[in-house]
Molecule: transfer RNA
Organism: Victivallaceae bacterium
């Protein structure tokens, strides 16, 4: 330098052929239960979907650029 993959909640990950409100598990908080802790139950908070543009009536999803990480190839005196 070229190519490929990944990036969505604090963590690990889903998300269908672009469609109506963005989800799960774990974790966290409150409440119930307990003398207390744990377990269990109920409820809740937490997201600019890596960033910036574009297409579209509509984008997590399509296009372009770019950033981070990983892998492969090439180059390199």
């Nucleotide at each position: 330098g070229g190519g490929c993959g990944u990036g969505u909640a604090g963590c690990u990950c889903a998300g269908c052929u672009g469609g109506u409100u963005a989800g799960a598990g774990c974790g966290c908080a409150a409440c119930g239960u307990u003398c207390a802790c744990a377990u269990c139950g109920u409820u809740g908070a937490a997201g600019u979907c890596g960033u910036a543009g574009g297409u579209u009536c509509g984008a997590g999803u399509c296009c372009u650029a770019u950033c981070a990480c990983g892998c492969c190839c090439a180059c390199c005196a």